Model confidence (mean pLDDT): 81 of 100. This is a predicted structure of a 179-nucleotide RNA (Lysine riboswitch aptamer) from Planomicrobium sp. CPCC 101079.
[in-house]
RNA sequence: AGUGAGGAUAGAGGUGCAAAAACCAUCAGUACACAAACCGAGGAGUAUGAGGUCCGGUGACGUUUGUGGAAAGGGGGAUUUGCCGAAGCGGCAAGAAGCUCAUGUUCUUACCCGCUGGUUCUGCAUUGAACAAAUGCCGGACUGUCAUAUAGGAAACUAUAUGGAGGGCUAUCUGACGC
Repeated sequence: AGUGAGGAUAGAGGUGCAAAAACCAUCAGUACACAAACCGAGGAGUAUGAGGUCCGGUGACGUUUGUGGAAAGGGGGAUUUGCCGAAGCGGCAAGAAGCUCAUGUUCUUACCCGCUGGUUCUGCAUUGAACAAAUGCCGGACUGUCAUAUAGGAAACUAUAUGGAGGGCUAUCUGACGC
C1' cells in the first nucleotide's frame, strides 16, 4: 500500500415513526335532565359471586310520548415538534380505579427478557358504537440494505435470482492488524 476488530460521530430507507394543541366528522338525537301517562316490587356503584350501606305502595325499577341535550376514548387532513428501535407488541413486576372481599376487566409506570428492516393488502380472532381504526396470527405484494450466484462492463456499477437481519447498512475520525 492494504484490511477494518473495538470505540465515537454523522447519515440513508419513505404513503417512514411518534407526540402536541386547534379544527372537522362520528359517537348521537345516545347518555342524562324535566314533564305527563302506564306498569306494580324491587332497585343502585364496572362483569360474576358473597357481604354491607342507601332508595322504594308518599310508586322505586321499567315502558311510551314531549321538551332540551352532551362528553370521553377512538378517527381524519393540514400545521408544529422530536426522531430512524424511529416506534410497536408480548411476558414478568408494581400501583391505581369500583362500597368491601375474591376472581376478572380497564388504565398507568420502571427495569429486564423476547419478537418486528419498512409500507401495504386479503382472511381469521380480540378490543371497539362502528362497516372507522388498532393489535395478534397465517399468507401475498412492493420496497430499502447486505451477502452469494449468473450476465453485461476496464472498473465503479447495473439487471435477475436466492438468502439473512436493524446488535444491521453506508461514510468519516480514532484505533487495531499488517508492512
The sequence was found by an Rfam model in a public genome assembly.
Its Rfam family is "Lysine riboswitch aptamer". Its family is annotated with lysine biosynthetic process in the Gene Ontology. From the family's description: Riboswitches are metabolite binding domains within certain messenger RNAs that serve as precision sensors for their corresponding targets. Allosteric rearrangement of mRNA structure is mediated by ligand binding, and this results in modulation of gene expression. This family includes riboswitches that sense lysine in a number of genes involved in lysine metabolism, including lysC.